[in-house]
Context: one part of a larger RNA
RNA sequence: UUGGGCGUAAAGGGCUCGUAGGCGGUUUGUCACGUCGGGAGUGAAAACUCAGGGCUUAACUCUGAGCUGGCUUCCGAUACGGGCAGACUAGAGGUAUGCAGGGGAGAACGGAAUUCCUGGUGUAGCGGUGAAAUGCGCAGAUAUCAGGAGGAACACCGGUGGCGAAGGCGGUUCUCUGGGCAUUACCUGACGCUGAGGAGCGAAAGUGUGGGGAGCGAACAGGAUUAGAUACCCUGGUAGUCCACACCGUAAACGUUGGGCGCUAGGUGUGGGGCCUAUUCCAUGGGUUCCGUGCCGCAGCUAACGCAUUAAGCGCCCCGCCUGGGGAGUACGGCCGCAAGGCUAAAACUC
Numbered sequence: 001u002u003g004g005g006c007g008u009a010a011a012g013g014g015c016u017c018g019u020a021g022g023c024g025g026u027u028u029g030u031c032a033c034g035u036c037g038g039g040a041g042u043g044a045a046a047a048c049u050c051a052g053g054g055c056u057u058a059a060c061u062c063u064g065a066g067c068u069g070g071c072u073u074c075c076g077a078u079a080c081g082g083g084c085a086g087a088c089u090a091g092a093g094g095u096a097u098g099c100a101g102g103g104g105a106g107a108a109c110g111g112a113a114u115u116c117c118u119g120g121u122g123u124a125g126c127g128g129u130g131a132a133a134u135g136c137g138c139a140g141a142u143a144u145c146a147g148g149a150g151g152a153a154c155a156c157c158g159g160u161g162g163c164g165a166a167g168g169c170g171g172u173u174c175u176c177u178g179g180g181c182a183u184u185a186c187c188u189g190a191c192g193c194u195g196a197g198g199a200g201c202g203a204a205a206g207u208g209u210g211g212g213g214a215g216c217g218a219a220c221a222g223g224a225u226u227a228g229a230u231a232c233c234c235u236g237g238u239a240g241u242c243c244a245c246a247c248c249g250u251a252a253a254c255g256u257u258g259g260g261c262g263c264u265a266g267g268u269g270u271g272g273g274g275c276c277u278a279u280u281c282c283a284u285g286g287g288u289u290c291c292g293u294g295c296c297g298c299a300g301c302u303a304a305c306g307c308a309u310u311a312a313g314c315g316c317c318c319c320g321c322c323u324g325g326g327g328a329g330u331a332c333g334g335c336c337g338c339a340a341g342g343c344u345a346a347a348a349c350u351c
Base pairs, nucleotide, nucleotide: 004322005321006320007305008304012319014201015200016199017198021194022193023192025088026087027086028085029084030083031082033081034080035077036076037075038074039073040072041071042070048066049065050064051063052062053061054060091191092188093187094186096183097182098181099180103177104176105175106174107173108172109171110154115149116148117147118146119145120144121143125136126135162169163168206247207246208245209244210243211242215241216240220236221235222234223233258318259317260316261315262314263313266296267295268294269293270292271291272290273289274288275287276286277285278284300307301306324351325350326349333344334343335342336341
C1' cells in the first nucleotide's frame, strides 16, 4: 500500500475562518473530454504459458497461438460524469416583522462580607486543634458600637435553566457590537459542503514593563504529628491571584464521540417562538408545529458497558488520526519563543 479501524482497547486535530484540492440540487440544448461499442496499426527477438513437432527419453530445441498495463488512429453511441449556453426553486443567502439570552468590549454605580485605621464601651484573655503549641493580648486584644480607607468577589434568584465555535460567560445601569430562533414566501438563483497548507481565537500556570495588593496563598519560616515528616493539621507569609499593554499556545482544551446533508417507533420533562382551541377577562389548560436542552426506551448497532431522531443505527461527501509494550512525545535537525518551553519527530537496544 491493500484491508480494518478511531465513546471506554492504539487512534477525532483545543476551536473557528478560509486558500488549493475533493465532492456537489432540478431541468433543456449543445460538444463528445471522461465513459461505452466496432475497425486498423503498434506493443522487437529471446524468456514465460498452452498445443504440436525433432534429437532412443529428458534437459535442449523448432513451429504455431497466447502473453504485454497499454499507446496511436478511424467510425459510431450519448444514459451517467464533465465543458459551454439557457431556465428553475426544494439547498444556500437576503429583505420584512417579532423574540429570548451570564455572547463580546468600554464606562459608571451598588450593597453584604473580610482586613486595616480612628474614636467610644469594656476586661483578661483571644485564637487554634484530635489534643496542643507557635501566634495575638494590660503599650488594653478578642467582643461590641460609630466613622473612615482599600482591594477582590458578586449571597438569594440559580434551574441536567440560558448564551457562545471552542476556551468560556453570572450584582445593577448606560453606550458600542457579534451570533441565533420563529413567522412571512417578497428578492437573488446552486451563490453549496468540507478544507492539506495558512490566518485568527484559545482555561490555568508562567514571562516582560508599569500599576495595584483586602482576602487567599506555591516558595519560605515557625509550631505540632511521627521512628523520621523536606507532608497531611496549625500560626505567619513572598511571588502570584487583580488592572493595562505585550508574550506564551498548552490542559482529563472531555460528550475522552471531527464537520455537513438525508433517512429510520415512541414516551416524558424543560427553555425560546408560531398557529388552532377552551375558559367570564387575566393567570392558565388542551392540541399542533419549528428550534434548543435532559431522561427513558423499540428496531438496529456494540466485545461488553452502553448508544438509540442531540446515534455509537442506515447511507453519501470532505478533513484529521491509528498500526504491539518500553525506549519516547525523548534525541538530533528545523521552525517558533525573552525565557520556561512549544510544534514537527526517529533509531539503537529490549520484552

Small-subunit ribosomal RNA, central domain from Nocardioides gilvus, 351 nucleotides, folded computationally. The sequence was found in a public genome assembly. The prediction has a mean pLDDT of 87. It matches the Rfam family "Bacterial small subunit ribosomal RNA". Its family is annotated with ribosome and structural constituent of ribosome in the Gene Ontology. Taxonomically the source falls in Nocardioides (Bacteria, Bacillati, Propionibacteriales, Nocardioidaceae).